[in-house]
RNA sequence: CGCUGACAAGGGCAAACCCGGCGAAAGCCGGGGACGCAAAGCCACCGGUCUAAGGGAGCCUGACUCCACGACAGCGGGGCCGCCGGC
Numbered sequence: 001c002g003c004u005g006a007c008a009a010g011g012g013c014a015a016a017c018c019c020g021g022c023g024a025a026a027g028c029c030g031g032g033g034a035c036g037c038a039a040a041g042c043c044a045c046c047g048g049u050c051u052a053a054g055g056g057a058g059c060c061u062g063a064c065u066c067c068a069c070g071a072c073a074g075c076g077g078g079g080c081c082g083c084c085g086g087c
Base pairs, nucleotide, nucleotide: 002087003086004085005084012037013036017032018031019030020029021028022027035074041080042079043078045077046076047075048072049071050070055067056066057065058064059062
């Protein structure tokens, strides 16, 4: 440097759910809690998904439909960075 995660050590993160807070919502933050994770570390660039208060568009004028500029990195791809072991 490349491939790799069978075994090992030190550890790391934390789904659902509960409590508190923020938000229109999706969801996020803190505490508890562990389903899982070798990048479940970071980045919305591509695809996807969720949301639609404000803003925009439409017409069938309404508890309407559509559009991210909102969100998800624990949906996939890509980019950046990194611990230990094996070959």
c-di-GMP-I riboswitch aptamer from a Gammaproteobacteria bacterium, 87 nucleotides, folded computationally. Model confidence (mean pLDDT): 88 of 100.